[in-house]
Context: one part of a larger RNA
RNA sequence: GGCAUUCGGUGGAUGCCUUGGCACCAGGAGGCGAUGAAGGACGUGGCACGCUGCGAAAAGCCACGGGGAGCCGCGAGCAGGCGUUGAUCCGUGGAUGUCCGAAUGGGGCAACCCACCCCUUUGGGGUAUCGUCAGCUGAAUCCAUAGGCUGACGAGGCAAACCCGGGGAACUGAAACAUCUCAGUACCCGGAGGAACAGACAUCAACCGAGAUUCCGCGAGUAGUGGCGAGCGAAAGCGGAGCAGGCCAGUGGCCUUAUUGAGAGAAGCAGAACGGUCUGGAAAGUCCGGCCAGAGCGGGUGAUAGCCCCGUAUGCGUAGGGCUCGGUAAGGUCCUUGAGUAGGGCGGGACACGUGUAAUCCUGUCUGAACAUGGGGGGACCACCCUCCAAGCCUAAAUACUCCCUGGUGACCGAUAGUGCACAAGUACCGUGAGGGAAAGGUGAAAAGCACCCCGAAAGGGGAGUGAAAGAGACCUGAAACCGGAUGCCU
Numbered sequence: 001g002g003c004a005u006u007c008g009g010u011g012g013a014u015g016c017c018u019u020g021g022c023a024c025c026a027g028g029a030g031g032c033g034a035u036g037a038a039g040g041a042c043g044u045g046g047c048a049c050g051c052u053g054c055g056a057a058a059a060g061c062c063a064c065g066g067g068g069a070g071c072c073g074c075g076a077g078c079a080g081g082c083g084u085u086g087a088u089c090c091g092u093g094g095a096u097g098u099c100c101g102a103a104u105g106g107g108g109c110a111a112c113c114c115a116c117c118c119c120u121u122u123g124g125g126g127u128a129u130c131g132u133c134a135g136c137u138g139a140a141u142c143c144a145u146a147g148g149c150u151g152a153c154g155a156g157g158c159a160a161a162c163c164c165g166g167g168g169a170a171c172u173g174a175a176a177c178a179u180c181u182c183a184g185u186a187c188c189c190g191g192a193g194g195a196a197c198a199g200a201c202a203u204c205a206a207c208c209g210a211g212a213u214u215c216c217g218c219g220a221g222u223a224g225u226g227g228c229g230a231g232c233g234a235a236a237g238c239g240g241a242g243c244a245g246g247c248c249a250g251u252g253g254c255c256u257u258a259u260u261g262a263g264a265g266a267a268g269c270a271g272a273a274c275g276g277u278c279u280g281g282a283a284a285g286u287c288c289g290g291c292c293a294g295a296g297c298g299g300g301u302g303a304u305a306g307c308c309c310c311g312u313a314u315g316c317g318u319a320g321g322g323c324u325c326g327g328u329a330a331g332g333u334c335c336u337u338g339a340g341u342a343g344g345g346c347g348g349g350a351c352a353c354g355u356g357u358a359a360u361c362c363u364g365u366c367u368g369a370a371c372a373u374g375g376g377g378g379g380a381c382c383a384c385c386c387u388c389c390a391a392g393c394c395u396a397a398a399u400a401c402u403c404c405c406u407g408g409u410g411a412c413c414g415a416u417a418g419u420g421c422a423c424a425a426g427u428a429c430c431g432u433g434a435g436g437g438a439a440a441g442g443u444g445a446a447a448a449g450c451a452c453c454c455c456g457a458a459a460g461g462g463g464a465g466u467g468a469a470a471g472a473g474a475c476c477u478g479a480a481a482c483c484g485g486a487u488g489c490c491u
Base pairs, nucleotide, nucleotide: 001490002489003488004487005486006485007484008483009482015476016442017441020413021412022410023409024408025407026406027405028404029402030401031158032157039100040099041098042055043054044053046078047077050074051073061094062093063092064091065090066089070082071081072080105114106113107112115127116126117125118124119123129155130154131153132152133151134150135149136148137147162193163191164190165189166188167187173180177227203210204209214241215240216239217238218237224232225231245394246393247392248338252334253333254332255331256330257329258328259327260326261325262324263323268316269315270314274289275288276287278285290307291306292296298310299309300308343367344366345365346364347363348362349361350360353379374389375388376387377386378385429436430435449475452463453462454461455460
């Protein structure tokens, strides 16, 4: 030095676990905001770093309701207190609510700086902009108008997706590329609602008839469209989901308010039935004998508990200027049957339909009817026939979505998985910035977290003690790589 066996160290795989995730279902909610939001800054505790809560009335104040023995958040400790004269805690309502932020007195490098006016002056209130309405004023310029001032009311900003509208790409595909495609997608802007949009036939159909809209299945990858390439791609009809019709001057619809009735509903309350024996540190396990069940879903308890605890089935309860539905009354609103419209020319766009035989719909521009004895449509156009009545308005449900709340489910994950985050995570850290973005769970049933002695400067170790176990001591289990000790053999 090698090999073998063995004992350790290191390391943190594996097993087991789960406080956290993921997906979905049902119900709820679908908004918050000048009465100052979302989101923050800074404060706030006896001692207080972070999180949580709260706001100079600052882990809190008041009232009512619930509840019933402990409590002063995570979070221990020291100190000091509170509570059956009902605390802590839970629900509802209220008070307070610094500064920034739409931020709104002016400014500003957010959380800062600087003002004016009024009042009942340790203090409080007002002063942004835009719109509508009303009043007062008021130029050039006589009347007026513009403008100015004041008051009242409204708006503004934020929010995950869904929805409607206005704009609107390119990569890509066409095996190149230009029409075409990607795609009216991404993205930008505006607006709204809990849904939105659409909607009560100037519709389809086919000589039979149907009867608003929306969504799903079929029709059908059909008919079509298409450098007839790549591709794009209906409708009628049928089957379902869900169904609802109204109004334009009046015994009406809709909205708001008031009143009245019913219902659902907060915290929450009651809630059955077990003992012994053995093993063990511990019984829920074993054995023996019982009991309940409208409750043997689930969780906890020193191992595996229907009957120990929390619960579960079932039953009960309930506040509000709150919610839902209905009745009644008052008020408001609806302005009258639709002309610069239908149609036409030119240019575009939308329709599955790329100008095509191109109907139908929209309109930038130029034109421009009829008036129910009338008009539109039936895919160029004409006739016959059929069918409907545009140019006014409203309309639930079936449909889409889930930032969020409650409950539930899983041949979903189990700490390199599952969210990026089971932990002081959008943290530490990186970046001028937009932005990027981790690692990190487990002692034990209970801290009983090793008093005391010895070595050592300490770290650490040896005794002693606790414990079922300390080879559970800062930690479950503890694989391999890697490092070392011992023994044997070989060199």